RNA sequence: AGAGUCGGCCAGACAGUCGCUGUAUCCGCCUGGCGGGUAUGGAGGAAAGUCCGGGCUCCACAGGGCAGGGUGCCAGGUAACGCCUGGGGGUGACACUGGUGACGGUGCCGCUACGGAAAGUGCCGCAGAGAACAGACCGCCGAUGGCCCUUAACAGGGCACAGGCAAGGGUGAAAAGGUGCGGUAAGAGCGCACCGCGUGGCUGGCAACAGGCACGGCACGGUAAACCCCACCUGGAGCAAGGCCAAAUAGGGGUGCGAUGGCGUGGCCCGCGCUGCACCCGGGUAGGCCGCUAGAGGCGACCGGCGACGGUCGUCCCAGAUGAAUGACUGUCCUCGACAGAACCCGGCUUACAGGCCGGCUCUUCUC
Numbered sequence: 001a002g003a004g005u006c007g008g009c010c011a012g013a014c015a016g017u018c019g020c021u022g023u024a025u026c027c028g029c030c031u032g033g034c035g036g037g038u039a040u041g042g043a044g045g046a047a048a049g050u051c052c053g054g055g056c057u058c059c060a061c062a063g064g065g066c067a068g069g070g071u072g073c074c075a076g077g078u079a080a081c082g083c084c085u086g087g088g089g090g091u092g093a094c095a096c097u098g099g100u101g102a103c104g105g106u107g108c109c110g111c112u113a114c115g116g117a118a119a120g121u122g123c124c125g126c127a128g129a130g131a132a133c134a135g136a137c138c139g140c141c142g143a144u145g146g147c148c149c150u151u152a153a154c155a156g157g158g159c160a161c162a163g164g165c166a167a168g169g170g171u172g173a174a175a176a177g178g179u180g181c182g183g184u185a186a187g188a189g190c191g192c193a194c195c196g197c198g199u200g201g202c203u204g205g206c207a208a209c210a211g212g213c214a215c216g217g218c219a220c221g222g223u224a225a226a227c228c229c230c231a232c233c234u235g236g237a238g239c240a241a242g243g244c245c246a247a248a249u250a251g252g253g254g255u256g257c258g259a260u261g262g263c264g265u266g267g268c269c270c271g272c273g274c275u276g277c278a279c280c281c282g283g284g285u286a287g288g289c290c291g292c293u294a295g296a297g298g299c300g301a302c303c304g305g306c307g308a309c310g311g312u313c314g315u316c317c318c319a320g321a322u323g324a325a326u327g328a329c330u331g332u333c334c335u336c337g338a339c340a341g342a343a344c345c346c347g348g349c350u351u352a353c354a355g356g357c358c359g360g361c362u363c364u365u366c367u368c
Base pairs, nucleotide, nucleotide: 001364002363003362004361005360006359007358008357009356010355012333013332014331015330016329017328018327020042021041022040023039024038025037026036027035028034029033044339048350049349051348052347053346054345055344056238057237058236059235063270064269065268066267068234069233070232071231072230073087074086075085076084077083088114089112090111091110092109094107095106096105097104098103115229116228120227121226122223123222124221137169138168139165140164141163146159147158148157149156177195178194179193180192181191182190196218197216198215199214200213202211203210204209242290243289244288245287252281253280254279255278256277257276261275262274263273264272297316298315299314300313301312302311303310304309334337
């Protein structure tokens, strides 16, 4: 310097004029309020999606179980999670490399819906000979016997059958382990070597797992994002939660169940508590205040940890609107401005995104 890949930050800026809104304080007035001055603050990395997890509020002083739902390798982090970190297995690309080949080794990066198929059930259409108690369509071989040709004879050649084969071809998403050598009438783990698989035990690791050794020619394919089995987790509803104040109206009318009953924040059962409950018609109100922002908070330093993160010390207050607040105009600058606006709050994931800046790792090349 280039290539690959991972991570972090910014998200137009400055000045002037007018305008909007929170807080504090002061002033004025026509004082349930309105107006003005000063100081100070005012949308995001995703505010989006509403997909997860919580805080908080209520049922409610609320227990146990079943069903239902969720997650699914190991070890950690966290308030918690389906998230994050590290590791393992699988898989994909790239670079180098070993091998006749099947297939391996090393490095680096991406993805991972990653428990169980020997508990059981189901499914694998069509095609194909055959799809798991799974095979002969095309083919290959085929004599001691039969027929034919040739020969003086032997030998040789051809045809068909009995029979042998599943190595080659074909069908298919998938076909009875794979590659190589030998062997055979032709083949086949038939034999051998290697890879794979199974059983046993040894070593390393907290573990998931990895490696070696010994024995065995060795089968019973796939699919659980099918039902299912296993392990762990799991009340419900939600800020339009919920509470306070003021005002107004019609303590209205009807139907059903009714103590062996009814009701109690999804369903069912047990328990517990209460003593009425459900539905329909009709009338009134829709105003104000709280909840509402000091937090599982931000920033900095040091310490511990591979890391996520944790601890200690210091420092800061950084939106709270409510028909919904930051807008309009002018000028200058350059990286010429993308995606896009809080509505109770926080931790994640996913999606969208112009341009710019800063780093880590791996490989290649050049220079010192």